[in-house]
RNA sequence: GCCGACGUAGCUCAGCUGGCAGAGCGCUGCUCUCGUAAAGCAGAGGUCGCGAGUUCGAUUCUCGCCGUCGGCU
Numbered sequence: 001g002c003c004g005a006c007g008u009a010g011c012u013c014a015g016c017u018g019g020c021a022g023a024g025c026g027c028u029g030c031u032c033u034c035g036u037a038a039a040g041c042a043g044a045g046g047u048c049g050c051g052a053g054u055u056c057g058a059u060u061c062u063c064g065c066c067g068u069c070g071g072c073u
Stems, first nucleotide, its partner, number of pairs: 001072007010025004019056001027043005049065005
C1' cells in the first nucleotide's frame, strides 16, 4: 500500500426486512434476615466510533475519515 471483519450501557454482546434502543453480568435503592450472602422487586446509566448523503424517518442503506483485529504484498 491492497483486501476483509468489527466499533451499540462500566464489561460481554443482541438488535440490521429502515419506524419507541435491549439482554446477561456489574452498580444503586427496597423487601427478606439477628446480620451478611443468596433470592425477589424497582431504578439509574447510551450524541448506537466521527462526519456527510439517501429518505417522511437511519443503530440499520451509501460514501469518506478514525480506531481495533486478521490476511496479502